[in-house]
RNA sequence: GGCCCGGUAGUCUAGCGGUUAUGACGCCUCCCUUUCAAGGAGGAGAUCACGAGUUCAAUUCUCGUCCGGGCUA
Numbered sequence: 001g002g003c004c005c006g007g008u009a010g011u012c013u014a015g016c017g018g019u020u021a022u023g024a025c026g027c028c029u030c031c032c033u034u035u036c037a038a039g040g041a042g043g044a045g046a047u048c049a050c051g052a053g054u055u056c057a058a059u060u061c062u063c064g065u066c067c068g069g070g071c072u073a
Base pairs, nucleotide, nucleotide: 001072002071003070004069005068006067007066010025011024012023018056027043028042029041030040031039049065050064051063052062053061
């Protein structure tokens, strides 16, 4: 350089173009406990990497850029 895969909450992750973006860990509150841990209930937390295009409508499709990984020369 070429090709392929990926970028979604603090971390990891799901998400056929269509109502409020899923779950786990972590965090906060409450219950339980003498206390802690474990367990139970609830809650907060995401400009869906950036820009443009297609569309009535884009996390999803197309193009470009950036970043990470793999293959190849």
Molecule: transfer RNA
Organism: Capsulimonadaceae bacterium